[in-house]
Formats: sequence, C1' cells, structure tokens
RNA sequence: GCCUCUGUGGCUCAGUGGUAGAGCGCGUCCUUGGUAAGGACGAGGUCCCGAGUCCAAUUCUCGGCAGAGGCU
Repeated sequence: GCCUCUGUGGCUCAGUGGUAGAGCGCGUCCUUGGUAAGGACGAGGUCCCGAGUCCAAUUCUCGGCAGAGGCU
C1' cells in the first nucleotide's frame, strides 16, 4: 500500500428497509427466621461519525474513524 470482516444498553451478542431485543449485570419489591436459590416490576441505547438513495435507513450505497484477520 491492497483486500476481507466487525462496530447495537455496563459486558457478550441477536435483529433486518417500517417508531430496537435477549442473556448476564444493576435497582426496587415478594418469598425465607436468615443466606443462597426462585419470582414480579423497572432503569439504562441519538444502533461509531458524516453524506446519499428512499415516503421511511440500525439495515442499502459512498467516504471517514477504530478494531481484527490476510496478501505484498
């Protein structure tokens, strides 16, 4: 220098053009004599940044940034 992949709550990951979800974690409550386990409810995300297409973009296209891998 070139190519490919990835970027979504604190963490690990789904999702796919139509107002974003799970598990773990966190908070409150219930249960117990108490702990653990269990149960109910809840908070928490301008979906890496910018532009474009579209009625509508987390999703498609282009550029940038960061990370991983490969080639030279």